[in-house]
RNA sequence: CCAAGACAAAGGCAAACCGUUUGAGAAAACGGGGCGCAAAGCCACGGAUCCGUGAGUGACCCAUUUGGGAUAGCUUCAGGAACGCCGGGCUGCCAGG
Numbered sequence: 001c002c003a004a005g006a007c008a009a010a011g012g013c014a015a016a017c018c019g020u021u022u023g024a025g026a027a028a029a030c031g032g033g034g035c036g037c038a039a040a041g042c043c044a045c046g047g048a049u050c051c052g053u054g055a056g057u058g059a060c061c062c063a064u065u066u067g068g069g070a071u072a073g074c075u076u077c078a079g080g081a082a083c084g085c086c087g088g089g090c091u092g093c094c095a096g097g
Stems, first nucleotide, its partner, number of pairs: 001097002005094001012037002017032006035084001041090003045087003049081003053078002055075003059071001060069003
């Protein structure tokens, strides 16, 4: 410098689920746990996904001529979650060439 992992070693991370706490929620932190992971290290940059406090809308209600309110429901504009969905960027152990 390259490529992407067949063998080996040292170590690393930790899904579901459970407990406590936080949050409106998605979810997160910590502890247990261990399905898996060679970037399951980092970055929400693009797409997809999820949430719905705020905002909009709103059956409806009040008023009465276009005004006010609005639990549920709907939307997802702001905002948020998640990189262990796919892609992209940055960095990197061991082994290999």